[in-house]
RNA sequence: UCCUGAAAAGGGCAAACCCACGGGAACGUGGGGGCGCAAAGCAACGGGCCCAGGACGGGUAGCCGGGCUGCCAGG
Numbered sequence: 001u002c003c004u005g006a007a008a009a010g011g012g013c014a015a016a017c018c019c020a021c022g023g024g025a026a027c028g029u030g031g032g033g034g035c036g037c038a039a040a041g042c043a044a045c046g047g048g049c050c051c052a053g054g055a056c057g058g059g060u061a062g063c064c065g066g067g068c069u070g071c072c073a074g075g
Base pairs, nucleotide, nucleotide: 002075003074004073005072012037013036017032018031019030020029021028022027035062041068042067045065046064047063048060049059050058051057
């Protein structure tokens, strides 16, 4: 550097739902919660989906592809 994630250790993240706040909404942030996740870390580049005040608009990375970065173990 590349491939893999069966087992192990230390851990990490956090779906639905509930509360508060922001937003017109999709949805976001914080707290509780824990379905799941080896990139469920980051970022809207392409496609998809969602919202919509219809626009040179917005959201979703836990829909997929591609990009960048990273822990442990094995090869």
Molecule: c-di-GMP-I riboswitch aptamer
Organism: Candidatus Bipolaricaulota bacterium